[in-house]
């Protein structure tokens, strides 16, 4: 230089033919318990890597770029 994956809450990560993003953990509050861990329970947290287009509506479709992998030259 091409050609492919991949990027989502602090972490790990689900997300079907396009219909208004959920889950484990971590973290916060409560219940238990003498107390602590365990084990419930609540409750927050994410403009989906940037951008522009398509469309009533885009994490999902195009197309520019970023960054990170793997391949072939």
């Nucleotide at each position: 230089g091409c050609u492919c994956c991949g990027u989502u809450a602090g972490c790990u990560u689900a997300g079907u033919u396009g219909g208004u993003a959920g889950a484990g953990c971590a973290g916060g509050g409560g219940a238990c318990u003498c107390u602590u861990a365990a084990u419930c329970c609540c409750a927050a947290g994410g403009u989906c890597c940037g951008g522009c287009g398509u469309u009533c509506g885009a994490g999902u479709c195009g197309c520019c770029g970023a960054c990170g992998g793997a391949g072939c030259a």

Predicted 3D model of a 73-nucleotide RNA (transfer RNA) from an Eggerthellaceae bacterium. The source organism's lineage runs through Bacteria, Bacillati, Actinomycetota, Coriobacteriia and Eggerthellaceae. The coordinates come from a structure-prediction model, not an experiment, and the mean pLDDT is 81.